[in-house]
RNA sequence: GGGUUCUUAGCUCAGUGGGAGAGCGUACCGCUGAAGCCGGUAAGGUCCUGGGUUCAAAUCCCAGAGAACCCA
Numbered sequence: 001g002g003g004u005u006c007u008u009a010g011c012u013c014a015g016u017g018g019g020a021g022a023g024c025g026u027a028c029c030g031c032u033g034a035a036g037c038c039g040g041u042a043a044g045g046u047c048c049u050g051g052g053u054u055c056a057a058a059u060c061c062c063a064g065a066g067a068a069c070c071c072a
Stems, first nucleotide, its partner, number of pairs: 001071007010024004018055001026042005048064005
């Protein structure tokens, strides 16, 4: 220098055009003599950034930033 993939909650990830979610973790409540386990509830999001397409974009397109891998 060229190519491919990836970037969504604190962590690991799902979501391929219309409702932003799961598991773990965290807080509280229940349970217990107490704790753990278990059950319930809740908080937590600029969907990497900017632009474009569309009635509508996490999702499609372009550019940029970052990460991993491959080629040279």
Overview: This is a predicted structure of a 72-nucleotide RNA (transfer RNA) from a Candidatus Woesearchaeota archaeon. It matches the Rfam family "tRNA". From the family's description: Transfer RNA (tRNA) molecules are approximately 80 nucleotides in length.